[in-house]
Molecule: transfer RNA
Organism: Candidatus Omnitrophota bacterium
RNA sequence: GCCGGGGUGGCGGAAUUGGCAGACGCGCAGCGCUCAGAACGCUGUGGUCGAAAGGCCUUCGGGGUUCAAAUCCCCGCUCCGGCA
Numbered sequence: 001g002c003c004g005g006g007g008u009g010g011c012g013g014a015a016u017u018g019g020c021a022g023a024c025g026c027g028c029a030g031c032g033c034u035c036a037g038a039a040c041g042c043u044g045u046g047g048u049c050g051a052a053a054g055g056c057c058u059u060c061g062g063g064g065u066u067c068a069a070a071u072c073c074c075c076g077c078u079c080c081g082g083c084a
Base pairs, nucleotide, nucleotide: 001083002082003081004080005079006078007077010026011025012024019067027045028044029043030042031041032040046057047056048055049054060076061075062074063073064072
């Protein structure tokens, strides 16, 4: 240099054909249980503003297509693999 694959909450990792983003697990928080713990069970858990109701934002970055984009197209960043 060329070709292919990847980048999604704190972490791993889903999202079938473009149609509720974050399933599921881990972690974390609260509660239960216990003399106390561990283990186990229940509930909650993206960010931000707000007293709350609720608003706004969010799939590596920027742009495009579309009623609608994590998903399709273009440019870039970065990681992994192959070829030279």